[in-house]
RNA sequence: AGAGUUUGAUCCUGGCUCAGGAUGAACGCUAGCGGCAGGCUUAACACAUGCAAGUCGAGGGGCAGCGGGUCCAGCAAUGGAUGCCGGCGACCGGCGCACGGGUGAGUAACGCGUAUCCAACCUUCCCUAUAGUAGAGGAUAGCCCGGCGAAAGUCGGAUUAAUACUCUAUGUUGUAUUUAGAAGACAUCUGAAGAAUACCAAAGGUUUACCGCUAUAGGAUGGGGAUGCGUCUGAUUAGGUUGUUGGCGGGGUAACGGCCCACCAAGCCUUCGAUCAGUAGGGGUUCUGAGAGGAAGGUCCCCCACAUUGGAACUGAGACACGGUCCAAACUCCUACGGGAGGCAGCAGUGAGGAAUAUUGGUCAAUGGGCGCGAGCCCGAACCAGCCAAGUAGCGUGCAGGAUGACGGCCCUAUGGGUUGUAAACUGCUUUUAUAUAGGGAUAAAGUCACCCACGUGUGGGUGUUUGUAGGUACUAUAUGAAUAAGGACCGGCUAAUUCCGUGCCAGCAGCCGCGGUAAUACGGAGGGUGCAAGCGUUAAUCGGAAUAACUGGGCGUAAAGGGCAUGCAGGCGGUUAAACAAGUAGGAUGUGAAAUCCCCGGGCUCAACCUGGGAGCUGCAUACUAAACUGUUUAACUAGAGUAUUGCAGGGGGAGACGGAAUUCCAGGUGUAGCGGUGGAAUGCGUAGAUAUCUGGAAGAACACCAAAGGCGAAGGCAGUCUCCUGGGCAAAUACUGACGCUCAUAUGCGAAAGCGUGGGUAGCAAACAGGAUUAGAUACCCUGGUAGUCCACGCCGUAAACGAUGUCAAUUAGGAGCUUGUGCGAUAGUAUGGGUUCCGCAGCAAACGCGAUAAAUUGACCGCCUGGGGAGUACGGCCGCAAGGUUAAAACUCAAAUGAAUUGACGGGGGCCCGCACAAGCGGUGGAGCAUGUGGUUUAAUUCGACGCAACGCGAAGAACCUUACCUGACCUUGACAUAGUGAGAACCUCUCUGAAGGGAGAGGGCGCCUUCGGGAGCUCACAUACAGGUGCUGCAUGGCUGUCGUCAGCUCGUGUCGUGAGAUGUUGGGUUAAGUCCCGCAACGAGCGCAACCCUUGUCCUUUGUUGCCAGCGGGUAAAGCCGGGAACUCAAAGGAGACUGCCAGUGACAAACUGGAGGAAGGCAGGGAUGACGUCAAGUCAUCAUGGCCCUUACGGUCAGGGCUACACACGUGCUACAAUGGGGCGUACAGAGGGAAACGAUACCGCGAGGUGGAGUGGAACCCACAAAGCGUCCCUAAGUUCGGAUUGGAGUCUGCAACUCGACUCCAUGAAGUCGGAAUCGCUAGUAAUCGCAAAUCAGAAUGUUGCGGUGAAUACGUUCCCGGGCCUUGUACACACCGCCCGUCACACCAUGGGAGUGGAUUGCACCAGAAGUAGCUAGCUUAACAGCAAUGAGGGCGGUUACCACGGUGUGGUUUAUGACUGGGGUGAAGUCGUAACAAGGU
Repeated sequence: AGAGUUUGAUCCUGGCUCAGGAUGAACGCUAGCGGCAGGCUUAACACAUGCAAGUCGAGGGGCAGCGGGUCCAGCAAUGGAUGCCGGCGACCGGCGCACGGGUGAGUAACGCGUAUCCAACCUUCCCUAUAGUAGAGGAUAGCCCGGCGAAAGUCGGAUUAAUACUCUAUGUUGUAUUUAGAAGACAUCUGAAGAAUACCAAAGGUUUACCGCUAUAGGAUGGGGAUGCGUCUGAUUAGGUUGUUGGCGGGGUAACGGCCCACCAAGCCUUCGAUCAGUAGGGGUUCUGAGAGGAAGGUCCCCCACAUUGGAACUGAGACACGGUCCAAACUCCUACGGGAGGCAGCAGUGAGGAAUAUUGGUCAAUGGGCGCGAGCCCGAACCAGCCAAGUAGCGUGCAGGAUGACGGCCCUAUGGGUUGUAAACUGCUUUUAUAUAGGGAUAAAGUCACCCACGUGUGGGUGUUUGUAGGUACUAUAUGAAUAAGGACCGGCUAAUUCCGUGCCAGCAGCCGCGGUAAUACGGAGGGUGCAAGCGUUAAUCGGAAUAACUGGGCGUAAAGGGCAUGCAGGCGGUUAAACAAGUAGGAUGUGAAAUCCCCGGGCUCAACCUGGGAGCUGCAUACUAAACUGUUUAACUAGAGUAUUGCAGGGGGAGACGGAAUUCCAGGUGUAGCGGUGGAAUGCGUAGAUAUCUGGAAGAACACCAAAGGCGAAGGCAGUCUCCUGGGCAAAUACUGACGCUCAUAUGCGAAAGCGUGGGUAGCAAACAGGAUUAGAUACCCUGGUAGUCCACGCCGUAAACGAUGUCAAUUAGGAGCUUGUGCGAUAGUAUGGGUUCCGCAGCAAACGCGAUAAAUUGACCGCCUGGGGAGUACGGCCGCAAGGUUAAAACUCAAAUGAAUUGACGGGGGCCCGCACAAGCGGUGGAGCAUGUGGUUUAAUUCGACGCAACGCGAAGAACCUUACCUGACCUUGACAUAGUGAGAACCUCUCUGAAGGGAGAGGGCGCCUUCGGGAGCUCACAUACAGGUGCUGCAUGGCUGUCGUCAGCUCGUGUCGUGAGAUGUUGGGUUAAGUCCCGCAACGAGCGCAACCCUUGUCCUUUGUUGCCAGCGGGUAAAGCCGGGAACUCAAAGGAGACUGCCAGUGACAAACUGGAGGAAGGCAGGGAUGACGUCAAGUCAUCAUGGCCCUUACGGUCAGGGCUACACACGUGCUACAAUGGGGCGUACAGAGGGAAACGAUACCGCGAGGUGGAGUGGAACCCACAAAGCGUCCCUAAGUUCGGAUUGGAGUCUGCAACUCGACUCCAUGAAGUCGGAAUCGCUAGUAAUCGCAAAUCAGAAUGUUGCGGUGAAUACGUUCCCGGGCCUUGUACACACCGCCCGUCACACCAUGGGAGUGGAUUGCACCAGAAGUAGCUAGCUUAACAGCAAUGAGGGCGGUUACCACGGUGUGGUUUAUGACUGGGGUGAAGUCGUAACAAGGU
């Protein structure tokens, strides 16, 4: 410090996720040690038991219990007496119990933090100082006696003490009143020394010196009160408040104060957020972070609050009191039912709750607290121990050597080996730790007491004595022996680390992206590896990364985001020059900012953690001083901002009124006749009752052609005939005036298109709704015919729009160029200068890019509004507004890992441009109808083997299924096998025959001894045995190679370097021409190159040369019925070798002078001469595991192998491809002419003879320019047929044959005789072909024993048409749009149906909380008091003063009633939302998405 994830790829925007740290944690697996620190986060839920606050006899009366003593009795045991001593239960009294300890419920508050104040206060104990401590009195508890009660307890009587209580005296002082008044600058006010009057104290104890007590003053400590500032969220909480705010006077308090009361006034708080609601103890600090911040407040320290819940006071220095009191409530316990007792949020502990948190331990030795003169006592504070890997830091589980690189691995493997791995074994060494034994009773101890000494009155020193829970400690030494000690997670990327097996979208994993559908580095296991380590992982919550709420440090044209526009109060900001002040600001200083914590430097535990000393820091607050630039305030000025006046100018700016013409419609009339209207085409509609058309006249409403524009005006919405009136704003020029009067603007106010609403008018045209007609599968639409609201006017609402420049307002600064509009100056039709407005291009700059660019989206300033992933949702609820429609403000649950922007490359478009192709058109001939052949689907079957499925499967693999082929079925058999390699043994191999069986097979007989040799042997073949193995047309073409199809013989596909772009990419390859062509030329930030194109190859067409048999025969000779038949010839044809020839080369025109095109000449051939071979990068997971090869999987007496028979040939039907036809351009008979290219030895087979024929007999010739297949046919000539189901057509069937072949039944071809079906040119639709082509005619070949209408070749005859590129199909290039990228066979929307989830409404119902009104009124306090009662004082007494009880009034807790608010849970039914597998219906959006 970043990374992963949206896309085919890219750059942004933007969310989600990860790597780090940390925790009072929990869970899973595992676990050696000690140190330090930590341990109910949940139920402030309920608590059994024990302990947690006592102490003082030097305050008191006393003496129950314990120990001792004394006395008496008794032999003794023992008994009795005695407070006599140590001491001391209970009691009176003093001090303490308000500290310490716990918890965080409440509290949003002067509660806390910080700073300041109290002249408005208190303070037991402690310290200092001053002055005192006189005299008297009456009770009471205890003890004793008695009563009541179960108990708790209580009542009465008698008696008694005090440092308990009361009275009197004194009064240094103090308090109050009156008076006085130095001083404080004045004033308010405070107020020293002083005077007078009134009032107020005390306690003794032990002992000889102390401890107490009282009053006062001061200090210290602790507390009380006040104030400034800081201190969570919500405005879907906007108004709150009546003791409320203030005053006067009282009361009350330690003290100020509405704290309380009477009266008076009507205030006080609040958008700088009152009130209300929710949540929460606050801080020092802790975690994180670079910091700023964010989150937290457990342990430790400070403060606060609370003590079962609520209320209340008493005592006291201090409480409204955790282990006190009273009352009420709930709960628990005891009870004799009458009544009582209790409060663990103290320490342990129990139950409950929960994912979860410990021992009913030891000691007061230390620290500290209470009491005490003290010894001392008490202390679950505290110190220690126990439990727990819950945290943190440290140590260990050994170290060195050791290669046969051991064994073993359910490890891997190319089978050679590799790896585990120096790891182990083995040898040597060490002993932390653990174990055992011993030492050590270490430091933490200072004190107490006794005695002595010194100073001198509580301190110091010395000697002696005594005190340790932890502790069987720490620590040290010795002994033994590697002995006692390693796991958990991960290994697809992020992220360090991979292989095999199993599984097969199953089981499962997953933090995100995502893995798993038969070769999973992602699941599970194993081997191996990586990073941590007594821990490792997971989960939860938190900070970081996240600049993802942006102060530091973000944005708003299109990604989320500028308010529809203006006016403007508060607020924020504000021109120039001076002066004053010093609020902000700056500076140093002072005080404070507790300690601990953090940081730095040291020290102590063996180190570290930990502990500890010092320093720094604590960024804060307050105080006084200084400075005066800037901001601020005040004062004085200025004119550059802003405004006013004067003169002009332009304008659909606004409001009102009047007027105008064209057009539409309607009405009336005339002319006139059959249609009009409307559409893609029609129909509805109108019209013979006279329409449309046309003319005349009239009526009505609405809108204002041309001008007109990129133009003008307005804040925006918006504004258009002409004229008049009223009125707002803007601009220019020149002067004068005011003197910062300004900018922006939350709330607020006004304006605000269209539609809509209300009332009243108006209504020509247009036109939601509606009706009809069409279209359509449907058509509640698009189109047509009608048509009502509405559109118009007046008044009033509504308040929203893609209200858009998707760009807030104001100001300043920053290159230019070209226009338009409106002023002014010079000038004068130009032009130029200077203002306002407006449009386009463009530099710098900005921007993700697109783009913006003086009218900024540049550079700055001021203010306002708004945004923070997508969906849910601009929705619900609540509030406000509205007549309503609705508007405005505005969430959450839940769900996804994306959603979005710009640009790029493709693909696509019922987008555009250019171009090509038998693509269409123009033609010719077919298919689709018939019969048959053949292939396919389907069906059938024991099997009908398998594959191929749009073009690019279907006369395809198959150039040929009767057996074989054959892979399928049935049956019969074989198991090292039909076939390959290797071992051993035997045998030549091999041939012939017999029996049996359906055959394979089985059983037997006979013949036969080979080849090579260096003589050692070797090669081949057959049989038997044994094991490795063979074998598989079994699966996967979606694991593959190879081969092939297709786009397409289309003209394309790329690269290097350079350049442009952040980048994907672009450029080149685009553009202008041209071509069959990315063919060539020109231009150009490109320059070159490669694969394709073309050419090179084969063949046909012309000529030449050579050669001349088997081919040829012109000339010469011979010769026949005829014939190259013969001599001969080498001319011609031909054959087959080699050459020539064609290149836009020549001419003319066009074109840019280019490339090229058009025409012409010559030429056998002319612009690629015809045909073939040749198939770029790639696409289709195209086809093929059944040609072959091959990974993996599967079978192994079978999924292998052999054989016989059957099947692949089935047959209701559907489709493809063909053949033959339907006839006269024909059919039939007879006669007759002319090819090319092939094939032939297990072959072709002539002449001849036989047969109607298929064919047979026979065998001349031929391995071929020679012989044979082999007569080519259409054609030509001639005769018949005459329009018919025929002399067309030949299917089907019967009969008889031929050939091939072991074998023609299933299931061959052919022949002859007989039979003579459909069919009379074929619906929708569809195919081929542009010249020697189509059409038509025959011939040959491959395969093959036989079996073509198929396939592949060959020649014969031989056309028609092409205007042209609008349309259909396919393709190429450029461009455009895109929400597509599996790429339009794409994407995608909504209803409905089903399941699940969260949520709104809902008659209501239950709970919590709270406001208001009323009732009620315990305990307590205060006031009053007629009743009852009463030791101290007064009084001779009666009685009184004073007190108590009781009563009553006020306040008030619980409780009750009524009525509202808020909130929560639940609710029949219901609304929408979200998510789900391949459901239903349509096709709304994305292309002009087909409106």